[in-house]
RNA sequence: AGAGUUUGAUCAUGGCUCAGGAUGAACGCUAGCGGCAGGCUUAACACAUGCAAGUCGAGGGGCAGCGCGAGGUAGCAAUAUCUUGGCGGCGACCGGCGCAAGGGUGCGUAACGCGUGAGCAACUUGCCCGUAACAGGAGGAUAACCGGAGGAAACUCCGACUAAUACUGCGUAGUAAUAAUUGGUGGCAUCACCGAGUGUUUAAAGGCGAAAGCCGGUUACGGAUAGGCUCGCGUGACAUUAGCUGGAUGGCGGGGUAACGGCCCACCAUGGCGACGAUGUCUAGGGGUUCUGAGAGGAAGGUCCCCCACACUGGUACUGAGACACGGACCAGACUCCUACGGGAGGCAGCAGUGAGGAAUAUUGGACAAUGGUCGGAAGACUGAUCCAGCCAUGCCGCGUGAAGGCUAAGGUCCUAUGGAUUGUAAACUUCUUUUGUACGACGAGGAAUAAGGCGGACGUGUCCGCCGAGGACAGUAUCGUACGAAUAAGCAUCGGCUAACUCCGUGCCAGCAGCCGCGGUAAUACGGAGGAUGCGAGCGUUAUCCGGAUUCAUUGGGUUUAAAGGGUGCGUAGGCUGUUUUCCAAGUCAGCGGUGAAAUGCCGGGGCUCAACCCCGGAACUGCCAUUGAUACUGGGAGGCUUGAAUGCGGAUGCCGUGGGAGGAAUGAGUAGUGUAGCGGUGAAAUGCAUAGAUAUUACUCAGAACACCGAUUGCGAAGGCAUCUCACGAAUCCGCUAUUGACGCUGAGGCACGAAAGCGUGGGGAUCAAACAGGAUUAGAUACCCUGGUAGUCCACGCAGUAAACGAUGAUAACUAACUGCCGGCGAUAGAGUGUCGGUGGCCAAGCGAAAGCGAUAAGUUAUCCACCUGGGGAGUACGACCGCAAGGUUGAAACUCAAAGGAAUUGACGGGGGCCCGCACAAGCGGAGGAACAUGUGGUUUAAUUCGAUGAUACGCGAGGAACCUUACCCGGGCUCGAACGGCAGAGGAAGGAAGCAGAGAUGCUGACGCCCUUCGGGGCUUCUGUCGAGGUGCUGCAUGGUUGUCGUCAGCUCGUGCCGUGAGGUGUCGGCUCAAGUGCCAUAACGAGCGCAACCCUUGUCGUCAGUUACCAGCACGUAAAGGUGGGGACUCUGGCGAGACUGCCACCGCAAGGUGAGAGGAAGGGGGGGAUGACGUCAAAUCAGCACGGCCCUUACGUCCGGGGCGACACACGUGUUACAAUGGGGGUUACAGAGGGGAACUACCUGGCGACCAGGAUGUGAAUCUCGAAAAGCCUCCUCAGUUCGGAUCGGAGUCUGCAACCCGACUCCGUGAAGCUGGAUUCGCUAGUAAUCGCGCAUCAGCCAUGGCGCGGUGAAUACGUUCCCGGGCCUUGUACACACCGCCCGUCAAGCCAUGAAAGCCGGGGGCGCCUGAAGUCCGUGACCGAGAGGAGCGGCCUAGGGUGAAACUGGUAAUUGGGGCUAAGUCGUAACAAGGUAGCCGUACCGGAAGGUGUGGCUGGAACACCUCCUU
Repeated sequence: AGAGUUUGAUCAUGGCUCAGGAUGAACGCUAGCGGCAGGCUUAACACAUGCAAGUCGAGGGGCAGCGCGAGGUAGCAAUAUCUUGGCGGCGACCGGCGCAAGGGUGCGUAACGCGUGAGCAACUUGCCCGUAACAGGAGGAUAACCGGAGGAAACUCCGACUAAUACUGCGUAGUAAUAAUUGGUGGCAUCACCGAGUGUUUAAAGGCGAAAGCCGGUUACGGAUAGGCUCGCGUGACAUUAGCUGGAUGGCGGGGUAACGGCCCACCAUGGCGACGAUGUCUAGGGGUUCUGAGAGGAAGGUCCCCCACACUGGUACUGAGACACGGACCAGACUCCUACGGGAGGCAGCAGUGAGGAAUAUUGGACAAUGGUCGGAAGACUGAUCCAGCCAUGCCGCGUGAAGGCUAAGGUCCUAUGGAUUGUAAACUUCUUUUGUACGACGAGGAAUAAGGCGGACGUGUCCGCCGAGGACAGUAUCGUACGAAUAAGCAUCGGCUAACUCCGUGCCAGCAGCCGCGGUAAUACGGAGGAUGCGAGCGUUAUCCGGAUUCAUUGGGUUUAAAGGGUGCGUAGGCUGUUUUCCAAGUCAGCGGUGAAAUGCCGGGGCUCAACCCCGGAACUGCCAUUGAUACUGGGAGGCUUGAAUGCGGAUGCCGUGGGAGGAAUGAGUAGUGUAGCGGUGAAAUGCAUAGAUAUUACUCAGAACACCGAUUGCGAAGGCAUCUCACGAAUCCGCUAUUGACGCUGAGGCACGAAAGCGUGGGGAUCAAACAGGAUUAGAUACCCUGGUAGUCCACGCAGUAAACGAUGAUAACUAACUGCCGGCGAUAGAGUGUCGGUGGCCAAGCGAAAGCGAUAAGUUAUCCACCUGGGGAGUACGACCGCAAGGUUGAAACUCAAAGGAAUUGACGGGGGCCCGCACAAGCGGAGGAACAUGUGGUUUAAUUCGAUGAUACGCGAGGAACCUUACCCGGGCUCGAACGGCAGAGGAAGGAAGCAGAGAUGCUGACGCCCUUCGGGGCUUCUGUCGAGGUGCUGCAUGGUUGUCGUCAGCUCGUGCCGUGAGGUGUCGGCUCAAGUGCCAUAACGAGCGCAACCCUUGUCGUCAGUUACCAGCACGUAAAGGUGGGGACUCUGGCGAGACUGCCACCGCAAGGUGAGAGGAAGGGGGGGAUGACGUCAAAUCAGCACGGCCCUUACGUCCGGGGCGACACACGUGUUACAAUGGGGGUUACAGAGGGGAACUACCUGGCGACCAGGAUGUGAAUCUCGAAAAGCCUCCUCAGUUCGGAUCGGAGUCUGCAACCCGACUCCGUGAAGCUGGAUUCGCUAGUAAUCGCGCAUCAGCCAUGGCGCGGUGAAUACGUUCCCGGGCCUUGUACACACCGCCCGUCAAGCCAUGAAAGCCGGGGGCGCCUGAAGUCCGUGACCGAGAGGAGCGGCCUAGGGUGAAACUGGUAAUUGGGGCUAAGUCGUAACAAGGUAGCCGUACCGGAAGGUGUGGCUGGAACACCUCCUU
């Protein structure tokens, strides 16, 4: 000091979360020791038991109990017992002091309670200190004890006796108190102080001692200490608490108190407090300090210290110096206990302890040795204060669990697995040490100072100082010594990122994890386990809470155009701020000094426990408050000037500024009359509607209401809303000029007041148009809409209410300052129709600067100042409740629970748009031929089945994998078999050549029998083979979403990128954009880009022309031979052809257009012309596209089966649906006849000439050639001639019957072909749809692969014949580039809204029901103080009693406040796959949104006004170059 998380990525905004520290903690796992500290945060809940406040005999009477002495009795004695206050001493009692301290707790209290600083001229103070004085003399009681009585008890009563330092008079006394008088001084108002004399009133106690003397007593003054009271300042939340107050505020007079005071009372007055927050409600003891933080702050107030409050709850007083009293009293109440039922007792928030509550907090311990307290003359007593010990890892600190050496690396784990890595020098082992531990032991602490007493000294002669001096709970502890032996001692959490640390197995959106983001759906570093690693360590994690990080409430130190946030606008009160100058004051401010700021804590320095924690000493500090003395710049206050701010005046100007009145024309509608006839109107198209009862149209006249065209504009005016025909009146404002007047009169502005579009409301008018609602017609799946026809409120006026808008520049007001350029409006000034100035306003574009960016930029969103308003994550929600306002609608103010990890801004790259521009393609159009209808073939779906094996599924599956399913294939089904297995390798053992004719059983596989047969050898054995065992097998089983390879498609589309540079905070851009051009990111020009790569093109093959070379099996011109004929033969190298090598085409030439690139031309030449035709060739990538069944391969699964063999069946099923084809429907045809011309291929289990047979079957039987430019398949077909004459036919050939041929082990399921017979549908095909731009479509045949044969009409090739059309790019589809919008990024097959239905959650309302605290009225009223009375008691003082006031409590009543709960009800939130629609995001398909009103299942629709936070197009205007 930061990090994670919104996005495909980016920047900024903004919340959430984490890393740190802390705790009186708790929980989980674990645990060796010590030191120091801490330990009911909850029920101020209830408490058994013990202890926590006594002491003094030197105040008193006494003497129960104990001891001693004395005496008596019994006894030998010990001893027992009785008497005796004589002694020590002392229960109970009278009396004194103490009990008001110490200790506990935090209920109450928002307060002079606390803190801090002052004041008391308004006070008290026992014990202590000082000073002065005094203490004479009387008296009467009473407790104890004794006797008696009552009661269960607690306790009480009666009688009699008695003492005091108990009590009461008398005397004496003052500087005391009090009443009036008087002199002086002083102060701060009342007054205070000093002094004088007069009247009245009030004191005392004794004790010890032989004495001295000591301890006490009384009065007064002073001190100290402790308290009481008063005041300034500070010290919570809520304004959804705004008004409160009757002793209330003050006065006079009394009472009361230690003292002031409405503290209390009578009378009088009517005040007092409050926005600087009264009153009310809720919460809370305050401070020193503690934690955190850089600090400022924030949070806390446990332990320790100070103060306060309280003592079961409430009230009350008494005693006393002090209490309204924790371990006192009285009363009331609740609770508990005892009881003989009549009555009584009690108060742990003292120390222990118990129960309860709770996540949770200790021993019913020891000692008064120390420190301190009370009493006492002292000894001493008491002291749960205190000092110690015990329990608890609760915290902080310290120590240890060993140290050194030690590898050819066992086991575990992992991997790329013949091997390597890691655990790991770790262990074992060797050597060493002994803190700790165990055992034993010791001089064994310090804490102790001293008391009585003794000695010595000093002086003020009873005090102080020095020395000696009994006494230690802790504790035989700390500490120290010796011995032994590595011996007794390590865990916890984590390992996806943040965040240090990684692999295997298991699991399979399950189980689970999780602080945030998020993991888990078969290869999980995120779950669980293991190995390993990391962190900390006697602890480690988790949970809770606080601060920090969070500059995320911002004083230090934030913001408000668009992210949350400027009030709709003005006027103005309080408040805040305020021009220039002189002077005075000194409040703020600054400086010096004084007082205070307790100690502890914290910091610095030093010291003590072995160190540290801890403790001690010293210092600084305690940033504060008060007083005092100065200073006077600034702020403030007083006084006086000034003119520039502001205002006024005079003169001029301007405007859709406001209010009221009058006037005008166009349009619309209506009425009347005329002309006129069949439609009008309306729409995308229609219909409703109007019209022959005469509409629409047109003419004339009349009426009504509303709005003011053109001008008109980024124009003007106004505070905003808003304002537009002309004119009059009244009113207001602004600007300019002059610088005449006033002299800071100013700015802002919480509350307040006023104004405030549209819609809306009330009353009364008015009502032409338009038009929510409503009605009808359309559209649609529906259409509560968009469109159409009607139409009411309303729209208009007057008066009143309402008070909101995207009331926007989404930008508060005022003042000042900071470059240019250029329009417009209003003045002034200047002027030569040039150029220039100044003030106010309104626009554009830009410097600096600012900004997250877009952008703003003198009209700031720049730089400053003042004041106001507002914001603090999204949703819930501008909602609920409350309050105020309103006739209502509603407005203003304005939450919480709950829920999410985001929501939102700007910009970027894509993708998309029922956005735009440009361009291309058999994309459309123009044509030709098909498909969709029929029959059949084939594939698919579906269905069926034992099985109909599997895969392929929009384009990019469907005559596809399959280029050949009768068996085989074959993967499927049924049945029968095998298990080292159908094939192969290694090892070990046993046997045998290998092999195998033939026979039997069986459906076969297979089983059984078995003639025959006997390899090589170096003699060890080997080859081959069978069986047994074993290690590897085998799987068309799963996953194409684990993969390789291959393939389809976008698409043969023209794109996809990189380096360097430049621009931008960045994602990214530029290059690759723009103009022209091209088939092309093809090229040229331009250019912050310059180059380059993969694609394009070219290079390759083929075809078209020519040349050259070479000729056998091809060819045959010339020569020769020869045949019926024939390159048949000799020969030839001319031609064709074959196949090698070359040439040729490049817009090269010409013309035109163009800057160029290039384009155009029936141009020339050329076989070919602008890419000549065809092929191969497929960029970065997309579709988790296809394939685990072609092959390969990870993982998973099966192993007498999911492997394998065999027989049979199935893959060929058939109501149906779809795709692809074939044949047709006929005359451009069919049948018959006849006769030429191809190309490319194939051939040895093959192709076969030729001959014979058969009607025929590519048939059968012979025969010949050919491994092929030689022989052969081989015949090409369309062509030509002829018949048929428009019909279900001489078309068409399905289906079926019969007879055959061939292949094959075998044609039943299930082959092809031939012959004879049969002769179905079908007469050109709906919506829709496919192919093709030239040797193409169409049409005709031929070949090949696979193959025994073939279901081939399929596929792949070959040649023959051989067209039509393209105006063009508006539209459909696909694609490319640029641009625009976006709420999309899984990218429009996207996103997303609301009702309804289901579950869960919190919450509002609610008839009521149940509480709580507080106030008020009335009734009652204990104890008690006070007042009055007091016939009773007392000699009296006085008291009992009685009455009264007040009051705790109780009862009752009506209200208010605040909780809980509730039938029902309202909305809200959340929840993988529910329903209905499609509102929003693109022009979202009707642009959206805001306010308002009405309507509708719902999103929503419509009306009215407003906004741009709307796209596109056109026009206008302006700016830059």